[in-house]
The part of an RNA shown here (small-subunit ribosomal RNA, 3' major domain) has 479 nucleotides and comes from a metagenome. The full RNA is in RNAcentral, with records from SILVA. Model confidence (mean pLDDT): 86 of 100.

Context: one part of a larger RNA
RNA sequence: UGACGGGGGCCCGCACAAGCGGUGGAGCAUGUGGUUUAAUUCGAUGCAACGCGAAGAACCUUACCUACCCUUGACAUGUCAGGAAGCUUUCAGAGAUGAGAGUGUGCCCGCGAGGGAACCUGAACACAGGUGCUGCAUGGCUGUCGUCAGCUCGUGUCGUGAGAUGUUGGGUUAAGUCCCGUAACGAGCGCAACCCUUAUGCUUAGUUGCCAGCGCGUAAUGGCGGGGACUCUAAGCAGACUGCCGGUGAUAAGCCGGAGGAAGGUGGGGACGACGUCAAGUCAUCAUGGCCCUUACGGGUAGGGCAACACACGUGCUACAAUGGGCAGUACAGAGGGGCGCGAAGCCGCGAGGCGGAGCAAAUCUCACAAAGCUGUUCGUAGUCCGGAUUGGAGUCUGGAACUCGACUCCAUGAAGUCGGAAUCGCUAGUAAUCGCAGAUCAGAACGCUGCGGUGAAUACGUUCUCGGGCCUUGUACA
Repeated sequence: UGACGGGGGCCCGCACAAGCGGUGGAGCAUGUGGUUUAAUUCGAUGCAACGCGAAGAACCUUACCUACCCUUGACAUGUCAGGAAGCUUUCAGAGAUGAGAGUGUGCCCGCGAGGGAACCUGAACACAGGUGCUGCAUGGCUGUCGUCAGCUCGUGUCGUGAGAUGUUGGGUUAAGUCCCGUAACGAGCGCAACCCUUAUGCUUAGUUGCCAGCGCGUAAUGGCGGGGACUCUAAGCAGACUGCCGGUGAUAAGCCGGAGGAAGGUGGGGACGACGUCAAGUCAUCAUGGCCCUUACGGGUAGGGCAACACACGUGCUACAAUGGGCAGUACAGAGGGGCGCGAAGCCGCGAGGCGGAGCAAAUCUCACAAAGCUGUUCGUAGUCCGGAUUGGAGUCUGGAACUCGACUCCAUGAAGUCGGAAUCGCUAGUAAUCGCAGAUCAGAACGCUGCGGUGAAUACGUUCUCGGGCCUUGUACA
């Protein structure tokens, strides 16, 4: 100087408390451990691994296993020889591949002979190749402490020195934020602001959006003429700054209350992550040193596996019902996607879906009926008209192919489950809870993920305690 303390003081954080809803019990989905296996590829492992890499394993992916094959190789550059490339096709084989048959000549230079570019085949060698090892050799990227308020420097001063001071102190703040004091005076990286979005208004603009007034038309609809008022769209601008008033404070910084205002003291949300810590994570995104393999640890193909199942754990979904389930009627979003695409009307099917093909590169057409809600009715506390697992049968769709191993539909079947031990998680407002919608990936395959809107709470006395953190101080046999 730090680190640590079941030392002290001050102060924060959904840290506790106060509340609301969960997890832990059930069934299923998914990840992991374990076990099994020819293989169940690899990585991630307290917080900060475990719906994680994977924004999508039937083949492919794929790195694993088995079998069958190749050896200058699937890919790059260089040399030589031959042929353009390519297209059609037969046989064997699981295929890779092997053995044939036919067809076919382009482009550039040149009168021609011939030469050249691209591509294909063959030969030999330099070499290719490796998701093989080392993240404890590395770059890059990322997590975490933590959006915590800290981390430093120059000069000066003090100290023999390590170092201190500044950065401590009195107030204050979300903040090393600001004020005052001060052997310090300044400065840098952080904080804040500048950026995006949302909340209000104005101006401009008016189609594909809108429709108040006027007119036309319809069973009805901005459908039409027209209009820019309104909504909206999207560009510019305004607006919030403790600016104003009162109180308080030290006359300061600020704090409390009030006015005005769409918004008030950082208005809400996002992007943004200091010096560093964890030899944290990643050699399997990529790059890369070293080591290792070279007829194999490289490459191709088919099939299998990654999907196994006595168990254990994490994360979720659906429930256990009446604030509910069923049936009928009826209302209101936002944000997105669409050309190998989205696909309307109409018709067929109980349905998944099929036929169909209008329109639309989309404020125009379409996915697309939002659902919870509201109205009416039924069920009457029951393992039920709750719950839907499981299984049998019949189908639909995607795809070359759904056996291992897809999603969905219909009929039948109806399991566990009556609110969950010890323990444990999230959340402070348009939040929790609850309800649906969309998107990425994607042929198909979400209960996951990322977004979007609808309905919309309760509680916070307080800081003794638990956890984490900041500042000052104290002890120490620790560095």